[in-house]
RNA sequence: CGAUCACUACCGCUGAAUCUCCGGCCGGCAGGUCCGGCACGGGGAGCGGGGGACCCACCAUGCACCGGGGCGAAUCGCAUCCCGCGUAGCGCCGCUCUUUCGGCGCGAGCCCGUCAGCUAACCCCGCAAGCCCAUUGAAAGAGGACCG
Numbered sequence: 001c002g003a004u005c006a007c008u009a010c011c012g013c014u015g016a017a018u019c020u021c022c023g024g025c026c027g028g029c030a031g032g033u034c035c036g037g038c039a040c041g042g043g044g045a046g047c048g049g050g051g052g053a054c055c056c057a058c059c060a061u062g063c064a065c066c067g068g069g070g071c072g073a074a075u076c077g078c079a080u081c082c083c084g085c086g087u088a089g090c091g092c093c094g095c096u097c098u099u100u101c102g103g104c105g106c107g108a109g110c111c112c113g114u115c116a117g118c119u120a121a122c123c124c125c126g127c128a129a130g131c132c133c134a135u136u137g138a139a140a141g142a143g144g145a146c147c148g
Stems, first nucleotide, its partner, number of pairs: 007148001012131003018045006024038005046127006056117001067115001068112004076086003089106005095143007
């Protein structure tokens, strides 16, 4: 100086959907006060959503009939029988944040059940599901990690 091997470190996305404790069960193991796992049960922290006063907002009259509301970025317009073209808005481009440029996508679905404006105290609920080596872009600034 080069090659190989091992260890270590760094190292995905949408979403609130994560972390932890106790018990139970299973496995490592024959044994433990140890380790790992769970379509199991019960707590905590944290994150997210809903209900719920005063005040404020709404409130009259007439007509019509198609109740009203929530989660979410997912609204709205035009056109059409082609399920299309746009759009409010949203996400991504591989350490993080800010700014700029460039690019790639989404623009759904579900729930409550005649009922709910805001809303302190207070009360209730959720912590899922899905995708994946994928576009692993560029510039400036700041920070972090590694450089073993």
Description: Predicted 3D model of a 148-nucleotide RNA (c-di-AMP riboswitch aptamer (ydaO/yuaA leader)) from Baekduia soli. The sequence is in RNAcentral, with records from Rfam. Its mean pLDDT, the model's own confidence on a scale to 100, is 76.